Context: one part of a larger RNA
Molecule: small-subunit ribosomal RNA, 5' domain
Organism: Algoriphagus chordae
RNA sequence: GGAUGAACGCUAGCGGCAGGCCUAAUACAUGCAAGUCGAACGGUAUAUUACUUUCGGGUAAUAGAGAGUGGCGAACGGGUGCGUAACGCGUAUGCAACCUACCCUAUACAGGGGGAUAGCCCGGAGAAAUCUGGAUUAAUACCCCAUGGUAUCAUUGAACCGCAUGGUUUGAUGCUUAAAGAUUCAUCGGUAUAGGAUGGGCAUGCGUCUGAUUAGCUAGUUGGCGGUGUAACGGACCACCAAGGCUACGAUCAGUAGGGGUUCUGAGAGGAAGGUCCCCCACACUGGCACUGAGAUACGGGCCAGACUCCUACGGGAGGCAGCAGUAGGGAAUAUUGGGCAAUGGACGAGAGUCUGACCCAGCCAUGCCGCGUGCAGGAAGACGGCGUUCUGCGUUGUAAACUGCUUUUAUCUGGGAAGAAAAUGCCCUUGCGAGGGAAAUUGCCGGUACCAGAUGAAUAAGCACCGGCUAACUCCGUGCCAGCAGCCGCGGUAAUACGGAGGGUGCAAGCGUUGUCC
Numbered sequence: 001g002g003a004u005g006a007a008c009g010c011u012a013g014c015g016g017c018a019g020g021c022c023u024a025a026u027a028c029a030u031g032c033a034a035g036u037c038g039a040a041c042g043g044u045a046u047a048u049u050a051c052u053u054u055c056g057g058g059u060a061a062u063a064g065a066g067a068g069u070g071g072c073g074a075a076c077g078g079g080u081g082c083g084u085a086a087c088g089c090g091u092a093u094g095c096a097a098c099c100u101a102c103c104c105u106a107u108a109c110a111g112g113g114g115g116a117u118a119g120c121c122c123g124g125a126g127a128a129a130u131c132u133g134g135a136u137u138a139a140u141a142c143c144c145c146a147u148g149g150u151a152u153c154a155u156u157g158a159a160c161c162g163c164a165u166g167g168u169u170u171g172a173u174g175c176u177u178a179a180a181g182a183u184u185c186a187u188c189g190g191u192a193u194a195g196g197a198u199g200g201g202c203a204u205g206c207g208u209c210u211g212a213u214u215a216g217c218u219a220g221u222u223g224g225c226g227g228u229g230u231a232a233c234g235g236a237c238c239a240c241c242a243a244g245g246c247u248a249c250g251a252u253c254a255g256u257a258g259g260g261g262u263u264c265u266g267a268g269a270g271g272a273a274g275g276u277c278c279c280c281c282a283c284a285c286u287g288g289c290a291c292u293g294a295g296a297u298a299c300g301g302g303c304c305a306g307a308c309u310c311c312u313a314c315g316g317g318a319g320g321c322a323g324c325a326g327u328a329g330g331g332a333a334u335a336u337u338g339g340g341c342a343a344u345g346g347a348c349g350a351g352a353g354u355c356u357g358a359c360c361c362a363g364c365c366a367u368g369c370c371g372c373g374u375g376c377a378g379g380a381a382g383a384c385g386g387c388g389u390u391c392u393g394c395g396u397u398g399u400a401a402a403c404u405g406c407u408u409u410u411a412u413c414u415g416g417g418a419a420g421a422a423a424a425u426g427c428c429c430u431u432g433c434g435a436g437g438g439a440a441a442u443u444g445c446c447g448g449u450a451c452c453a454g455a456u457g458a459a460u461a462a463g464c465a466c467c468g469g470c471u472a473a474c475u476c477c478g479u480g481c482c483a484g485c486a487g488c489c490g491c492g493g494u495a496a497u498a499c500g501g502a503g504g505g506u507g508c509a510a511g512c513g514u515u516g517u518c519c
Stems, first nucleotide, its partner, number of pairs: 001519004006515005013372006019365002021330001026328003030325003035072003040069002046063007079283003088208008098200002103196007111145004121134005149177001151176001153174009181188002209255003216246003221243004226238003258280004262273004285306005308319004336362001338361003344358001345356004375406004385397005411456006420446001427438004463508005468489003474503005484491002
């Protein structure tokens, strides 16, 4: 000098864009953050209408909340950086060792039957959370039979190829295994197989902090045979056999740490950092475990144990903000218990639509960067005042002020007033299917905001640090090794340009200075 997620002191007019718990992965009141589908299913409270009535009500039709079964989603999105020195990450490869819901393409199929169960109804237990008995009912829930394939398994041929185990294509026989319907008649779904796309899994080469005042480490350890297990390879696990494997090119141990794209600095080489944004990883009160599922060993799912908090009728229960706000605590220090789904994206749905603290906006903070303004021109009696002085003079503040003219960014008021919205869906026409064409309507949180025009009037707007040298900027007064200053050298003991004040000056400027950290 540059930089900063900064803090502190003094000061402060506005706007745009960005950023905002670096500390206690401490504890959390309250609200919200993941639902959706009635075009899968049974069905109800309730409302309306009609009929009837002994005026209590009853029956039928239509609409139909909440709850329930079922499907899809909840594994995404959002947060944090505890752990991890590791195939975790980065990069480059491999899988002749693998999986992939929804989506796309293609082929084929969807026949027949059955038993339950939630809900509802009638009970029971309990303070509650909740649990439980009986009767009855539906499905795209569950089960059985049939059929079937380039699916699976077994046996058996053939051709070709390679990268060691082997792979690809093709043929025969046998075995096993599928399906679901809904509808407003447009359509949407179901099953099997093959291929694609997307997303993942695994393995390998190389790279990846400090310490030798850590020198030896290792028993599933290293390898083999055979199994188990997995989507899949593998001591991943198991039985048996062998005695191996790593290490001075730093094993092991200890400390520290999420990694990268990138960021800062530097002429570069390098050094430092990893906040915001993007990718990957890990975690979700602490530890362990599996279930469901295409996918989790699952932040707002489950079970067990532990710590903590809360409720209790003392028998027993409930909870997990490292989601968005917010609270307490810690700290030098870091924001609103805001608005909206209008846009983008996501889940579900045929759609209308519902949900979405993702997101888009607004609020707070000079935290940063950038931009604008705080006037412009004239004006010498060089005014008053201040300060200095060689003191009835002069210098300086200083064209500065007053005064005259002008302008109106900004400010205030008045009026106008956006873009961001494209449409999609629906309607009409064409079309075998994708799809194409047309007309009309509707949709804005921000926001009456930005912006534009007019009116008024210099009107609303300057500070901070420094002035001995380094280093731009000097005098007076006070003080008298005191009080104090100080980044280094050093100032101060009676004429201090170095302390304190004043006048003047220098630098930067809505900031300026100090402190911390990095180069």